[in-house]
Source information:
A computed fold for a 151-nucleotide RNA from uncultured Ruminococcus sp., annotated as Lysine riboswitch aptamer. The organism belongs to Ruminococcus, within Bacteria. The coordinates come from a structure-prediction model, not an experiment, and the mean pLDDT is 81. The sequence is in RNAcentral, with records from MGnify.
RNA sequence: CAGAGGCGCGGACUUUAUCAGUAGCGGACGUUACGGCGCGCAAAAGCCGUUCGCGAAAGGAAAGUCUGCCGAGGUUUUUCGGGGGUUUGCGGCUCCGUAAUUCCGGGACAGCGUGAAAUACGCGCUGUACUGUCGCGUUUGCGGAGUGCUG
Numbered sequence: 001c002a003g004a005g006g007c008g009c010g011g012a013c014u015u016u017a018u019c020a021g022u023a024g025c026g027g028a029c030g031u032u033a034c035g036g037c038g039c040g041c042a043a044a045a046g047c048c049g050u051u052c053g054c055g056a057a058a059g060g061a062a063a064g065u066c067u068g069c070c071g072a073g074g075u076u077u078u079u080c081g082g083g084g085g086u087u088u089g090c091g092g093c094u095c096c097g098u099a100a101u102u103c104c105g106g107g108a109c110a111g112c113g114u115g116a117a118a119u120a121c122g123c124g125c126u127g128u129a130c131u132g133u134c135g136c137g138u139u140u141g142c143g144g145a146g147u148g149c150u151g
Base pairs, nucleotide, nucleotide: 001151002150003149006070008069009068010067011066012065013064014063015062016061024054025053026052027051028050029049035048036047037046039091040090041089042088043087044086073104074103077100078099080097081096082095083094084093105131106130108128109127110126111125112124113123114122115121133144134143135142136141
């Protein structure tokens, strides 16, 4: 420098389900407060029930198509900046970016934990078989890691 792994990885777009018959809007009837609502505390402001009708979106996901790729990429912890739940202050949570850093060859499945509205999905740990690769042994198998493997 060129390549390979295969239920391989990222991105964009489209569609679909979920979110949810929820939020919200409208009609009818009703309530007035030392109470209740929102992530916690303090303060402030606002709102509050029942029923009928109409009825979303974001975040998260899957599939398909296209595209860039094969440390692809994902992830842990921390720094700084920013977004989000009514406002302000403090704290916390979560998401995005940034810099450093940790771990993982690859996906699948199962259990537990965690994030999430969630049974979806992501992540962490453990386990199972499978798979590419190299090494050792060859009747079966055992071991290593991508700073690898092939040319």